Context: one part of a larger RNA
Molecule: large-subunit ribosomal RNA, domain II
Organism: Philasterida sp.
RNA sequence: GGUUUUUUGAAAGAUUAUGCCAUAAUGGCUUUUACCGACCCGUCUUGAAACACGGACCAAGGAGUCUAUCCAAUAUGCGAGUGUUAGGGUGGAAAAACCCGACCGCAUAGCGAAAGCAAGUAUAAGAUGUUUCAGCAUCGGCCGACCCUAUUUAAAACGGAAAUCGAGCAAGAGCAUAUUUGAUAGGACCCGAAAGAUGGUGAACUACGCUUGGUUAGGGUGAAGCCAGGGGAAACUCUGGUGGAAGCUCGAAGCAUUACUGACGUGCAAAUCGUUUGUCAAAACUGGGUGUAGGGGCGAAAGACUAAUCGAACCAUCUAGUAGCUGGUUCCCUCUGAAGUUUCUCUCAGGAUAGCAAGGACACAAGCAGUUUUAUUGGGUAAAGCGAAUGAUUAGAGGAAUCGGAGCUCAAAGAGCUUUGACCUAUUCUCAAACUUUAAAUUGGUAAGAACCGUCAGUUUUCUUAAUUGAACUGAUGGGUUGAAUGCGUGUUUUUAGUGGGCCAUUUUUGGUAAGCAGAACUGGCGAUGAGGGGUGAACCUAACGUUGAGAUAAGGUGCCAAAAUCCGUGCUCAUCAGAACCCAUAAAAGGUGUUGGUUUAUUAAGACAUCAGGACGGUGGCACUGGAAGUAUGCACCCGCUAAGGAGUGUCGUCAAACUCACCUGACGAAUAAACUAGCCCUGAAAAUGGAUGGCGCUGAAGCACGGUACCGAUACUCAACCUUCGUGGUAAAUUUGAGGCCUCGAAGAGUAAGAGGGCGUGAAAAUCGACUAGAAGCUUUUGAUGUGAAUCUGAGUGAAUCGAUUUUUAGUGCAGAUCUUGGU
Numbered sequence: 001g002g003u004u005u006u007u008u009g010a011a012a013g014a015u016u017a018u019g020c021c022a023u024a025a026u027g028g029c030u031u032u033u034a035c036c037g038a039c040c041c042g043u044c045u046u047g048a049a050a051c052a053c054g055g056a057c058c059a060a061g062g063a064g065u066c067u068a069u070c071c072a073a074u075a076u077g078c079g080a081g082u083g084u085u086a087g088g089g090u091g092g093a094a095a096a097a098c099c100c101g102a103c104c105g106c107a108u109a110g111c112g113a114a115a116g117c118a119a120g121u122a123u124a125a126g127a128u129g130u131u132u133c134a135g136c137a138u139c140g141g142c143c144g145a146c147c148c149u150a151u152u153u154a155a156a157a158c159g160g161a162a163a164u165c166g167a168g169c170a171a172g173a174g175c176a177u178a179u180u181u182g183a184u185a186g187g188a189c190c191c192g193a194a195a196g197a198u199g200g201u202g203a204a205c206u207a208c209g210c211u212u213g214g215u216u217a218g219g220g221u222g223a224a225g226c227c228a229g230g231g232g233a234a235a236c237u238c239u240g241g242u243g244g245a246a247g248c249u250c251g252a253a254g255c256a257u258u259a260c261u262g263a264c265g266u267g268c269a270a271a272u273c274g275u276u277u278g279u280c281a282a283a284a285c286u287g288g289g290u291g292u293a294g295g296g297g298c299g300a301a302a303g304a305c306u307a308a309u310c311g312a313a314c315c316a317u318c319u320a321g322u323a324g325c326u327g328g329u330u331c332c333c334u335c336u337g338a339a340g341u342u343u344c345u346c347u348c349a350g351g352a353u354a355g356c357a358a359g360g361a362c363a364c365a366a367g368c369a370g371u372u373u374u375a376u377u378g379g380g381u382a383a384a385g386c387g388a389a390u391g392a393u394u395a396g397a398g399g400a401a402u403c404g405g406a407g408c409u410c411a412a413a414g415a416g417c418u419u420u421g422a423c424c425u426a427u428u429c430u431c432a433a434a435c436u437u438u439a440a441a442u443u444g445g446u447a448a449g450a451a452c453c454g455u456c457a458g459u460u461u462u463c464u465u466a467a468u469u470g471a472a473c474u475g476a477u478g479g480g481u482u483g484a485a486u487g488c489g490u491g492u493u494u495u496u497a498g499u500g501g502g503c504c505a506u507u508u509u510u511g512g513u514a515a516g517c518a519g520a521a522c523u524g525g526c527g528a529u530g531a532g533g534g535g536u537g538a539a540c541c542u543a544a545c546g547u548u549g550a551g552a553u554a555a556g557g558u559g560c561c562a563a564a565a566u567c568c569g570u571g572c573u574c575a576u577c578a579g580a581a582c583c584c585a586u587a588a589a590a591g592g593u594g595u596u597g598g599u600u601u602a603u604u605a606a607g608a609c610a611u612c613a614g615g616a617c618g619g620u621g622g623c624a625c626u627g628g629a630a631g632u633a634u635g636c637a638c639c640c641g642c643u644a645a646g647g648a649g650u651g652u653c654g655u656c657a658a659a660c661u662c663a664c665c666u667g668a669c670g671a672a673u674a675a676a677c678u679a680g681c682c683c684u685g686a687a688a689a690u691g692g693a694u695g696g697c698g699c700u701g702a703a704g705c706a707c708g709g710u711a712c713c714g715a716u717a718c719u720c721a722a723c724c725u726u727c728g729u730g731g732u733a734a735a736u737u738u739g740a741g742g743c744c745u746c747g748a749a750g751a752g753u754a755a756g757a758g759g760g761c762g763u764g765a766a767a768a769u770c771g772a773c774u775a776g777a778a779g780c781u782u783u784u785g786a787u788g789u790g791a792a793u794c795u796g797a798g799u800g801a802a803u804c805g806a807u808u809u810u811u812a813g814u815g816c817a818g819a820u821c822u823u824g825g826u
Stems, first nucleotide, its partner, number of pairs: 040055004056826006066186005072180007081106003087100004110117002126139005141169002143166003147160002189328002192325001196318006207292009218250003221246001225242007254279003259275002262273002294310001296306002331760006341354001343352003355499002357496008367488003371485002373448006383438001384436002390432003395427001397425003402422009452479007460472002463470001502526004507521005531542003546723006556713003559697003565710001567709006579699001590684003594681010611668005617641003622636003647662001651660002724750005730744003761815001763812010779799004785794003
């Protein structure tokens, strides 16, 4: 400190009982206002509030059914059998019901391709392990197949072998019925094609042919023929008339329909109206009759037309055609609870298969584990290495010999020398997914006992040994049940659903310039999931959820919006574009004498830096070059003297000089100064289209940035209490009503899509029993009240006027918000 018991006291007040108040109240319902939370349901989808689709509203209708067969589970009946099949009997109006019952089905025997053969023994039902039964495992026995076999043309009986095969035997377990899950066939949960087939109906529209009828102003041009006159030897020709031809012309009717892309466009009209336009004596227009018919017709050809239908008409039937595709699929509560992966597929919008999931049954207390420890073992990733192998690779240095290039010497052969590569040696620089000596972390396997440990003996074996040596195995005997930690009920079997589009994050990783890109691995999430926080949000942070109350927290916050600090302490930051919290909603290289720190190197009381003032000389105009060059165009050199110090000169200056200045020195002054680099905040870098977003307001010794502290707020998470449900532990009928599907006690848990299981509510109908009702049934209306987690139920009042309900059992055309659902209404 906890638990239990007893006693005393205090607080809280669920529940139960009871008193008082009293007609609208502390209850119920409705309306309005204010505040807080709050995006629209259904659906496919990784993901929907979606600028994805369906949906104005109401009523009624509207979708897993029935039959057969099969597997499994459960229940019942009989049981080596079982089953009412026909039929017969009793019965009855006819049925039903009851009784008997062949054949036949399944089972009782299997094996073999088949011919065919076929599981002995009533002193019987094998042995071992698991304590017994059952079951399971192993080894035997029996049956059949297969193999061998005297003899035989071939086959067979008897017999044998024990390597192989069987859905076998070994003191049977089945059959029938019912219910349920699932499968298959049927329209098969409902609605939905584009198609296919058979038989018919259409040429009143329209296409074309034939036949018989009808219709078509007025002008223009002026062919042939003819006449007259002239010319000519003639052929013939010229001029003027007459004439009235033509798939000629202008144009009305008619027919057609070019343009306005006019009007109209819920029209006058499912093709019209206006103006304009084409043609108009013909391949013209038109009435009647008649012919050609659907893979057929007809077509001055457009796939046009064939009755508002044509790249194959219409009607009926096959037909409830099929759809791996779209949409929809109707009451409640409780418990469990997924997958988008494997393999195969004419497989990629689908299936089967395994996995994941649910339910049932059985067996037990042995064991088991996404954990740790100890022991042992596997590995070649990260790292490392390349003066280790392989491969790549930079730089010099040193080289006796050898090979190649270049040059020089000797007259040449050839020799020598110099040089440069190759090559060699010791070093050096940088690397490797398909290199490696070395080599982690994480990780895989095994073991941590009774199926154990020790001793002795034995026979067998194709293993092993030189060897009856060993190993395996068998038997006897001794020991003896803690042989790490932690946590947990475990194992076997059976039936079956959904899923088989996935997506995201940290880390690892492949392709790619990259991606809110594509493909992998481990783990965790979302999907299937709400709550608090991140303004907003599938996945981020906290944390998973029965109904309430109280307390104390997480993430995140505490100026106001808005619960809680205008809290405390320290530093930084001023932005004419400040800044303000993972994912996350961008900014970089490069800069800044903005400011604040730091590092390093210098100078400085022997007086620095800065400021003011003074000096800044001589050899010498250094030597060359130059037209000139005297410190200051150019080249070379860059000394010496005197000094406190003064360069053979840092700059200014249109000849050379001169002058000014600097370096350098000194005086005055009196304490810090200079340079380079670095990193905090701030600034530049930094431009876009509606007005706009640290969430807004706003904020400057912050309400910003970087730290530290204390307090407070803050979830459905945690703690405590009560209740509900589910699961489990323990007990329980003695005397007395009920009660095991009950009662008492204690404990734990409660998220959930697809899917599964259990228990209930409601509707129609039937049977049995019990009831309500003209003293008012059902139905309808209702802010009447009550019960139940809920589906729902009971009750009051009003209306209504004749039927209705409860319990048990059976049965089903049994529950609507959606289907561009159907019908009606608004």